[in-house]
Context: one part of a larger RNA
RNA sequence: CGGUGGUUAAGGAACUCUGCAAAAUGACUCCGUAACUUCGGGAUAAGGAGUGCCAUCUUCGGAUGGCGGCACGAAUCGGCUCUAGCGACUGUUUAUCAAAAACACAGGUCUGUGCGAACACGUAAGUGGAUGUAUACAGACUGACGCCUGCUCGGUGCCGGUAAGUUAAGGAAGAGGGUGAGUCGCAAGGCGUAGCCCGCAACCAAAGCUCCGGUAAACGGCGGCCCUAACUAUGAGGGUCCUAAGGUAGCGAAGUUCCUUGUCGGGUAAGUUCCGACCUGCAUGAAUGGCGUAACGACUGGAGCACUGUCUCUACCACCGACCCGGUGAAGUUGAAUCCGUGGUGAAGAUGCCACGUUCCCGCAGCGUGACGGAAAGACCCCAUGAACCUUUACUGUAUGCUGGUAUUGGUAUUAGGCAUGUCUUGUGUAGGAUAGGUGGGAGGCUGCGAAGUUGGAGCGCAAGCUCUGAUGGAGCCAACGUUGAAAUACCACCCUGGACCUGUUUGAUAUCUAACCCCGACCCGUAAUCCGGGCGGUGGACAGUGCCAGUUGGGCAGUUUGACUGGGGCGGUCUCCUCCAAAAAGGUAACGGAGGAGCUCAAAGGUACCCUCAGCCUGGUUGGCAAUCAGGCGAAGAGCGUAAGGGUAGAAGGGUGCUUGACUGCAAGACAGACGAGUCGCGCAGAAACGAAAGUUGGACCUAGUGAUCCGGCGGUUCCGAAUGGAAGGGCCGUCGCUCAACGGAUAAAAGGUACUCUGGGGAUAACAGGCUGAUCCCACCCGAGCGUCCAUAGCGGCGGUGGGGUUUGGCACCUCGAUGUCGGCUCAUCACAUCCUGGGGGUGGAGAAGCUCCCAAGGGUUCGGCUGUUCGCCGAUUAAAGUGGUACGUGAGCUGGGUUCAGACCGUCGUGAGACAGGUCGGUCCCUAUCUGCUGUGGGCGUUCGAGGCUUGAGGGAGUUUCUCUUUAGUACGAGAGGAUUUAGAGGGACGGUCCGAUGGUGUUCCUGUUGUCACGCUAGUGGCACCGCAGGUUAGCUACGACCGGUUAGGAUAAGUGCUGAAAGCAUCUAAGCACGAAGCCAGUCCCAAGAUAAGGCCUCGUUGAAGUCCCCUGGAAGACGACCAGGUUGAUAGGCCGGGUGUGUAAGGCGGGUAACCGUCUCAGCUGACCGGUACUAACGGACGAUAG
Repeated sequence: CGGUGGUUAAGGAACUCUGCAAAAUGACUCCGUAACUUCGGGAUAAGGAGUGCCAUCUUCGGAUGGCGGCACGAAUCGGCUCUAGCGACUGUUUAUCAAAAACACAGGUCUGUGCGAACACGUAAGUGGAUGUAUACAGACUGACGCCUGCUCGGUGCCGGUAAGUUAAGGAAGAGGGUGAGUCGCAAGGCGUAGCCCGCAACCAAAGCUCCGGUAAACGGCGGCCCUAACUAUGAGGGUCCUAAGGUAGCGAAGUUCCUUGUCGGGUAAGUUCCGACCUGCAUGAAUGGCGUAACGACUGGAGCACUGUCUCUACCACCGACCCGGUGAAGUUGAAUCCGUGGUGAAGAUGCCACGUUCCCGCAGCGUGACGGAAAGACCCCAUGAACCUUUACUGUAUGCUGGUAUUGGUAUUAGGCAUGUCUUGUGUAGGAUAGGUGGGAGGCUGCGAAGUUGGAGCGCAAGCUCUGAUGGAGCCAACGUUGAAAUACCACCCUGGACCUGUUUGAUAUCUAACCCCGACCCGUAAUCCGGGCGGUGGACAGUGCCAGUUGGGCAGUUUGACUGGGGCGGUCUCCUCCAAAAAGGUAACGGAGGAGCUCAAAGGUACCCUCAGCCUGGUUGGCAAUCAGGCGAAGAGCGUAAGGGUAGAAGGGUGCUUGACUGCAAGACAGACGAGUCGCGCAGAAACGAAAGUUGGACCUAGUGAUCCGGCGGUUCCGAAUGGAAGGGCCGUCGCUCAACGGAUAAAAGGUACUCUGGGGAUAACAGGCUGAUCCCACCCGAGCGUCCAUAGCGGCGGUGGGGUUUGGCACCUCGAUGUCGGCUCAUCACAUCCUGGGGGUGGAGAAGCUCCCAAGGGUUCGGCUGUUCGCCGAUUAAAGUGGUACGUGAGCUGGGUUCAGACCGUCGUGAGACAGGUCGGUCCCUAUCUGCUGUGGGCGUUCGAGGCUUGAGGGAGUUUCUCUUUAGUACGAGAGGAUUUAGAGGGACGGUCCGAUGGUGUUCCUGUUGUCACGCUAGUGGCACCGCAGGUUAGCUACGACCGGUUAGGAUAAGUGCUGAAAGCAUCUAAGCACGAAGCCAGUCCCAAGAUAAGGCCUCGUUGAAGUCCCCUGGAAGACGACCAGGUUGAUAGGCCGGGUGUGUAAGGCGGGUAACCGUCUCAGCUGACCGGUACUAACGGACGAUAG
C1' cells in the first nucleotide's frame, strides 16, 4: 500500500453519470390498509403494536399474577412510497462483454388448401402434413383487454378477364440459290429438267407481355401558393395550381423536435433531467397498427421517506497478501550497454549528437514521469483491376413453376377450318316486262313421269322478288319480236364470285368408350405379411404423370462486375482534340493554375483568269431622322477573312465577275516532329484534266480543332486461293461502310449496390488524436487621430488605415508514428508562464469622501460550496478578498473512473425497391501488465576523506515557509449640502494552510469487564468452555488518532521595480540623470525552520589510543525505532524483556455459602471479582559466547 471484513463523533447523498456500494427492512401474532381496477386484484399496500422467563388457571386459542435485562436477545428472514416510458402477463435469447423496450405468447386479420390437399424434405421411390379433412392444415402480418382502425388501386405485386396487337419450338404453300442431263454458241460463255443440297418464308401455332377490371389488416402513398373578420393577432371563409389521394380519429419538443436548455406551469435555494400543458409535428398517426389500460418487470427515467463512511474527512481494528527468513520456483520481454538533467539540434518530442550543468561505487523497499514501455504484422482511414457473405427493377446463367409441341397414346361420334372430286346453287349500276355473272354453241325447249293458277312450308334477299318443296289443280308455260346492250334461265357446254351438300383427306375442338396409364378395395392367392407380385372388383382415363424440344417466369440458387485522377477518401468536377497565358526571347515544360472553343460547315465559302479595296469620321444632297442609298474629302487597316483564340494578311488570304471540278489516279527526293502506334510539310515524275494569250496555277478551303487503333461484319470491284477433279461455299486483295468504344491508346457483344457480422495483404506512400512547420483565422499590444465625451482628440472611448508580438481557437501542409503514439469529461496529484482575478506598491481621473474607471510595477501566497447536464463550457442558487487566463501529448487511463464518443443486440424518425445508412435521437454493452533502465520518495552496504577512533560542530549548497478577512479604537473624525464616510495608528478575533501532540472531548480499541440467544461438550446439577461476523449487545486501558489541543506565517534589515524626489548640466532657462545623492512593494537577497563536508575543494574543534589499545562488530535481551538493514536502550559492575509484587485503569457487586420466595429471581458476605498494552518495585527466568582493530617517518 492492496484485498476481504468490523466499528466510526456531528452532519446525512452535500458523493457520483447514477444512492454504484454499503446500511436499513426482515420471522410470527394482532390492529389497520388508499388511488385505481379487467372486481380477480392492488395487498405482506402503507402504517402501528406485541413477542423472554416463572407460577396458577385454561374452553388449549389464551388469561391472570410474579421476575430480570441496554436489548426478547444469535443464525436465518421483503426496504417502502409517489410519478412517467416501454412491453399486457408466466416464459425465450447473443454458451464466453448486450436479458432488454428484442423473440415468443393467447387473441385479431388476410391469403392459400376439397385430400394422392396446399406446403415442406427428397434425383426419385417415398416421407412429414395426418392415420388429420375447412371449427382442419399451411403461409404472412399484428400481438392480452378496452375504444378504434380514415382517404388513395396512378406505380409495383397478386387475383380475374381476354376481342385485338405481339410471340417459340413445330408444321407449311411458295419463291430464290448451288450443282446439273441437255441445249445454244467457232470460242469465251449463256440458258437449264429431274434429283440432291443450301438458306429464305406467306400462313397455322400456347402461356406470357401489351390491354380491361378488382384488390391496401397486399408493397406502398397520404400537397403548395395567395388573400380575407370594425385595435392588433388569428383565419371560420375565398381564390388558384398540382395529385391516385392530399393525414381522418387519436397522440404530439415524444425512445420520433433540427433550431432547443422551445414557451408556460409544477417540483428544488438553484432543475439541459422529470411531470403537466401549448402545437411552430425539421421529419406523428391508425394491424409496418393508433390511443388508453388494472396486474406484472434482476427493463429505462424523475421525486420522496427510511437508512447509512457514498461524501464533508477521515480514523482505528482483524485476517490474508505485500515485507523478512527457510523450501520450491515460472512467464512476458531482451541488438548490445560502461543506461543523468537542461537548452539546442535532428525523420520535426534525445540516456546515446552539440553546449552547459550535475554526479564516489553497489543494493533494498516503494511510486509509476519517460524509455514514443510490454502484449496483438491497427479492428479506424486509405490502397489491392484482394476475399467473403448479403441485397436488388446490375450483367449473365440456372433449379422450380406455368405454357405449347412431340413420344408413351388407342376406339367412336359430333363439330369447325383448309384442300380436292362430284352435285346443286348464287350474281339487282342506268335503260329495260325484270335481280341479264362471263364465253361459246343454239331455233326451238319444258309439260298427263302433270303446265298455268291457288295454297302451306323452307332458304336467300338490294324487301322488288328469286330458288326449292308438299298439297291442290288439270293444259298450258317460255324463247324468238320491241327496248337495252355484251343476251335470253328456251336449251346445252366450259368457267368466274360467294354459298350449300355428299364423299375423301388434313388441321383443330368437343363428347363418349376402355384396353394403355394412375389410383382405390375391409376381397382371393403366393403367405407369416398394411412389403412385393398376380387375380378379382371399382373410380379416373388417353387426360394426368414422365422423357425430349421450345417460349415465359425465375436473387430460390450460382458466377461475376460495380473506372481512374484527387493537397486522405467520399460528394462535386474532370478524362479526347484546338487557341492563348503560365513558359523564365530556340524547342519542350506541371498543378482540381488563369481564359475560351471543337465533336462541324461550304457544290461554293473549291480551282483558275481578270478586276476592285476596308472600318470610321467630316461636308454636301429628295422623302431621310444619330444611323438606309448618292457625291466629295480625311482615313495603313482602327475592317474583312463561315466558326474560339493566336499568328498572318490590302503588293490579298478581303470584295466581285467569267469559265469551271485538281474537293484528280499512280507515286515520291528530302525534311519536321516523334518511345511506339500515329501526326505534319513536300521538290519532282507519269496519266488524264480545269483556267489562262502565255508564263503558269490547281492533289480542296488564310493556317492551326471538327476525332477513334485492332477484332468482327456489310457493300462494290478483283488478273488471287478454291481440302481428289470441275464448280460452288468461304477467304484474300483494292475501294468503302458500321463505335458520344466521349473513362476518347478503345479489358467483355453483354454488369449495380450493402457490410457496424466482417476477413486478408499492405501503407505513416494517405485521413481521424497528439507533436512539428505555417500563422490566413484567433488572442494581445502599439502607431496615426476622423470623431464621441456640455466645452476639450487622448479621464474614459476611438472610424478608416498601419506595424508588430503570441502560438491557447478554427484551419492549411501531410514531416515522425498505421509489425498500434489509447480518444472527451471527471477524480487524484501537480508544475510553469504572466497578457494579474484577489492581496502588495504606484501614476492619471470627467478622483470631494466612499465606491469605481484606466494605466504602470509585481507571480510570494491564495483563487469556494451546491442545482442542471456525460459534459468542457454555460445558466442558476448561496458565499467570497478573489471565485484569473493560458501551457504542460487540448499535463496526468503500465494512477483510477468509463457517464459521452466509437464494435457486435434493439427501438423511433428520416433516406433507400432492398441489403442497409444517418457529427439524428434512444436503452444495453469485458479498461490487461509481477517495473529491467531513467526519474522520484525513502533506507542501507562498500570504499574514500593520507595513523586509528568517539563525540561536538561550521555551512558551500538545497529545500520548506511566505496567506487573507472581519471587528474594536483613532472616528461618526478628515471630506461632504446631505446621504454617506476614510487614509493612518494601536488592539482583538476568525477562515484556509502547515507543524507537533493525546492531559481533556470524540473515534477505534478481534477477547479487558459485563449482559444475553441457539446449540454442543466437560457424566449430571452447579460452574465453565467451543461454535454461530469478535455470535449478538453495553461499556472500555494503552496505543494510534480528529471532530480535539497547542504553535506558526512576526519584527527589524540590505539592494531594487513602477513611481516620488534633492542637487544639476549638456541646452545661461527648464529638467529626478547625463556625473552625484535619497526614498520606494506580499516581489529579490538575507533573516525563520529543515537537510547538508561524497562541499572528492571530502572542512573545523574537543577528547581517547603505540599494555591486541582506544574503539567497534557478530551474538543475545528488548524498544512509542523499524519492511529488511539501520537507529535507540541494555547485556550480571545488569532493571533490557518476561514473571512476580504493589498501584492505576476498566468493568460493575464473581464463585460459593447463608437467608427469602412454589418458581423465575431477590438480599447479604461485596463498590465485590476479574482486569492486554499503563506506573513503580523486585534478579525469580533469559542477556550465553565470539571476532575485528593504528600508516609513514

This is a predicted structure of a 1193-nucleotide part of an RNA (large-subunit ribosomal RNA, half B) from a Planctomycetaceae bacterium. It matches the Rfam family "Bacterial large subunit ribosomal RNA". The coordinates come from a structure-prediction model, not an experiment, and the mean pLDDT is 86.